[in-house]
RNA sequence: CUUAUCAAGAGAGACUGAGGGAAUAGGCCCUAUGACGUCCGGCAACCGGAUAUUCGCGUAAGUUACGGAUAUCAGCGGUGCUAAUUCCUACAGAAUGUAUAUUCUGAAAGAUGAG
Numbered sequence: 001c002u003u004a005u006c007a008a009g010a011g012a013g014a015c016u017g018a019g020g021g022a023a024u025a026g027g028c029c030c031u032a033u034g035a036c037g038u039c040c041g042g043c044a045a046c047c048g049g050a051u052a053u054u055c056g057c058g059u060a061a062g063u064u065a066c067g068g069a070u071a072u073c074a075g076c077g078g079u080g081c082u083a084a085u086u087c088c089u090a091c092a093g094a095a096u097g098u099a100u101a102u103u104c105u106g107a108a109a110g111a112u113g114a115g
Base pairs, nucleotide, nucleotide: 001115002114003113004112005111006110011040013039014038015037019030020029021028024090025089026088027087041082042081043080046078047077048076049073050072051071052070053069054068055067056066086109091106092105093104094103095102096101
């Protein structure tokens, strides 16, 4: 940089010991009934894996192999995640409404995987 996903899910364990919720601002929260972090446990299933179907390639027709798509399975390997929607809003548009608020859609930013 490209692409997919981001409304679900996941401990009243051990250690530690004061801050934390990405950054800026504004909110709102979590936290000594111990946060953050580490370990263990757990969740999920993006990649690898298995099975089936199907398409492509190929063939006289098929089979195998190879490549793609879809569905299902497992959770062994590589990651990830494990308060609150990515905690909410900041930009643009629409609807209602008119006290500048509420709702919806999109963008931006961010996170994770794969390339």

This is a predicted structure of a 115-nucleotide RNA (SAM riboswitch aptamer (S box leader)) from a mouse gut metagenome. The RNAcentral record of the sequence draws on MGnify. The model forms 97% of the base pairs in the Rfam consensus. It matches the Rfam family "SAM riboswitch aptamer (S box leader)". From the family's description: The SAM riboswitch is found upstream of a number of genes which code for proteins involved in methionine or cysteine biosynthesis in Gram-positive bacteria.